A computed fold for a 267-nucleotide RNA from a Candidatus Entotheonellaceae bacterium, annotated as Bacterial large signal recognition particle RNA. Rfam family: Bacterial large signal recognition particle RNA. The family's RNA type in Rfam is non-coding RNA gene. The gene name in the source record is ffs. Its mean pLDDT, the model's own confidence on a scale to 100, is 76. Lineage of the source: Bacteria > Pseudomonadati > Candidatus Entotheonellia > Candidatus Entotheonellales > Candidatus Entotheonellaceae.
RNA sequence: CCGUGCUAGGCGGGGAGGUAGCGGUGCCCUGUACCCGCAAUCCGCUAUAGCGGGGCUGAACUCCUGAUGCUGAGGCUUGCUCAGGCUGAGUCAUCCCCUGUUGAAGGCGUUGAGGAUUGGGUCCUGUGCGACGGAGUGUUGCGAACCCGGUCAGGUCCGGAAGGAAGCAGCCGUAAGCAAAUGUCUCCGGGCGCCGCAGGAGUGCCUGGUCUGAGCCGGAUGCAGGGUGCGGGGCUCUUCCCUGAAGGGUCGAAGCCAGGUGCACGG
Numbered sequence: 001c002c003g004u005g006c007u008a009g010g011c012g013g014g015g016a017g018g019u020a021g022c023g024g025u026g027c028c029c030u031g032u033a034c035c036c037g038c039a040a041u042c043c044g045c046u047a048u049a050g051c052g053g054g055g056c057u058g059a060a061c062u063c064c065u066g067a068u069g070c071u072g073a074g075g076c077u078u079g080c081u082c083a084g085g086c087u088g089a090g091u092c093a094u095c096c097c098c099u100g101u102u103g104a105a106g107g108c109g110u111u112g113a114g115g116a117u118u119g120g121g122u123c124c125u126g127u128g129c130g131a132c133g134g135a136g137u138g139u140u141g142c143g144a145a146c147c148c149g150g151u152c153a154g155g156u157c158c159g160g161a162a163g164g165a166a167g168c169a170g171c172c173g174u175a176a177g178c179a180a181a182u183g184u185c186u187c188c189g190g191g192c193g194c195c196g197c198a199g200g201a202g203u204g205c206c207u208g209g210u211c212u213g214a215g216c217c218g219g220a221u222g223c224a225g226g227g228u229g230c231g232g233g234g235c236u237c238u239u240c241c242c243u244g245a246a247g248g249g250u251c252g253a254a255g256c257c258a259g260g261u262g263c264a265c266g267g
Stems, first nucleotide, its partner, number of pairs: 001267006009057003012030004020046005034054005063260004069256002074251005081245005088237005095229001096227006106217003114212009123200006129193002132189005139180004148173004156165003
């Protein structure tokens, strides 16, 4: 130096947390580096610090070390500084309301805006008239066996006679009452009246006349002033807390580099 077979060793590591401490299960970061059982109200150990059982690889670029190395994912922590957020305030404006001003669109208007004046109706009361309703009256008709009238056949009564009397039926006419039509006249009644007269009320509505002669309604928009509220907006500040950045401290994987490291046999 080469070959063969073994052994030490290796088959992930780290952070926080937990623990007297060390590992593990669990969380996180790297990264790909065996299997089974145990395990957060924990599991197993004792500075030689997982326990128990199995498998692969194996002295090398793969194992070990790195006091001083290079580089460095990521975690934890932190005085100060900055930024954002949470929270709590202050202030201004926005919006809202009021006043004043401006006065757009649109509408009406010399077939007369607006203003002034005047009359009437509608409204209330009284009264008159009318209609309606009711009652009565007037007109016409019907209408009394007897207790209505007139005339009274027959018959009856008085008388010697002449003549007279009462009087039923019938007829005529009427009372009470009933009916009809025209609706003559009177009385009574009332949320009847495109009706008359008078008084009152009143600008709500409708309408007419006279005078004057160009605006009136409307309210967009802008401006000024004042006021309350609002917290949606802007600005300023903000203890504690949260997040991030830079800096500091601490732990630190992976990688690079450097160094170190067996045994036996044979050639």